The prediction has a mean pLDDT of 77. Predicted 3D model of a 100-nucleotide RNA (Purine riboswitch aptamer). Its Rfam family is "Purine riboswitch aptamer". Rfam describes the family as follows. Riboswitches are metabolite binding domains within certain messenger RNAs that serve as precision sensors for their corresponding targets. Allosteric rearrangement of mRNA structure is mediated by ligand binding, and this results in modulation of gene expression. A class of riboswitches that selectively recognises guanine and becomes saturated at concentrations as low as 5 nM. In Bacillus subtilis, this mRNA motif is located on at least five separate transcriptional units that together encode 17 genes that are mostly involved in purine transport and purine nucleotide biosynthesis. It has also been shown that some members of this family are specific for adenine instead.
RNA sequence: AGGCGAACAUUCACAUUCAUUCGUAUAUCCUCGGCGAUACGGGCUGAGAGUUUCUACCGGGAACCGCAAAUUCCCGACUACGACGAAUGUGGGAUUCCGA
Numbered sequence: 001a002g003g004c005g006a007a008c009a010u011u012c013a014c015a016u017u018c019a020u021u022c023g024u025a026u027a028u029c030c031u032c033g034g035c036g037a038u039a040c041g042g043g044c045u046g047a048g049a050g051u052u053u054c055u056a057c058c059g060g061g062a063a064c065c066g067c068a069a070a071u072u073c074c075c076g077a078c079u080a081c082g083a084c085g086a087a088u089g090u091g092g093g094a095u096u097c098c099g100a
Stems, first nucleotide, its partner, number of pairs: 005097003011092008021083005026056001030048006041065002050057001058076006
């Protein structure tokens, strides 16, 4: 000098997983059919619609309704995607060692 081999920090890229928070979507919302309950009740079922969107479209409490056919409000999620973070794996790799 060059090559081979080995180790490997920080870090970078990618993949997977996990958790929280945040953002976007959707307002856990809206329009209807059928059935059903009635103050110890306010439900069941189906369809549509809403998302550059899969899924979900409910739960609890309070109010209200004086027995009728109708609920209203509040609080609380999940799911999809993205961001931040962590762990693991793979690859790259400063450097170090060996050194024919």